Model confidence (mean pLDDT): 84 of 100.
Predicted 3D model of a 96-nucleotide RNA (c-di-GMP-I riboswitch aptamer) from Paraliobacillus ryukyuensis.
It was read from a public genome assembly, where an Rfam model found it.
Rfam family: c-di-GMP-I riboswitch aptamer. Clan: c-di-GMP_I riboswitch clan.

């Protein structure tokens, strides 16, 4: 330096629950609480997986004279997960 990773030392980070507050929704954010985590830091670039407000679509189809269409299905992310896996990038600690 590059790998590894102690029942080592300092310190760190926080799952589920609760709660306020954004938000169609997935899910975030503060407090409060710890399953756990050696990158559980940072980035959604590739997969995955969840939302589906808006858009499409075609069927059903309230209601209408008629355009049109509230609601039902089904496709979609431009919204999400860095605590799902790859990639990138930066970083404390040194037993074996």
């Nucleotide at each position: 330096u590059a790998c590894c990773g102690a029942u080592a030392a300092u310190g760190g980070c926080a799952a589920a629950c609760u709660u306020a507050u954004c938000g169609a929704a997935a899910g975030a954010u503060g407090a409060g609480g710890a399953c756990g985590c050696a990158a559980a830091g940072c980035u959604a670039u590739g997969g995955a997986u969840c939302u589906a407000a808006g858009g499409c679509a075609a069927u059903c189809a309230a209601u209408g004279a008629a355009a049109a269409g509230c609601g039902a299905u089904g496709c979609u992310a431009a919204g999400a997960u860095a605590g799902c896996c790859a990639a990138g990038c930066u970083a404390c600690c040194g037993a074996a």